The RNA shown here (Glycine riboswitch aptamer) has 92 nucleotides and comes from uncultured Sphingomicrobium sp.
Model confidence (mean pLDDT): 81 of 100.
It matches the Rfam family "Glycine riboswitch aptamer". Its family is annotated with glycine biosynthetic process in the Gene Ontology.
The sequence is in RNAcentral, with records from MGnify.
């Protein structure tokens, strides 16, 4: 590095628009309400285990210099499921 398996955290929060679906009204054009359905935009809150950045324990030859985390920050990413996923196990 490849294959297989395991693999967490945090609002399916609020508002608006559209669609789907159920109920209902109807002058049958349309309207209203509901939804553990869905897309987009905006807002606030939050997570930390892709990546990134920072400090630095520690390591190397311990002066310089270099490497450097699951810690820290949240730029990115993520907060139903899915996908992704540090890391762990087995095999090559």
């Nucleotide at each position: 590095g490849c294959g297989c398996g395991g693999g967490a955290g945090a609002g399916a929060c609020c508002g608006c628009c559209g669609a789907g679906u159920c109920u209902u009204c109807g002058u049958c054009a349309g309207g209203a309400g509901g939804c553990c359905u869905u897309g987009g935009c905006g807002g606030c809150g939050c997570c930390g285990a892709a990546g990134g950045a920072g400090c630095a324990a520690c390591c190397g030859c311990c002066c310089c210099c270099g490497g450097a985390a699951u810690c820290u920050c949240u730029c990115a990413g993520g907060c139903c499921c899915a996908a992704g996923g540090a890391c762990c196990g087995c095999g090559c």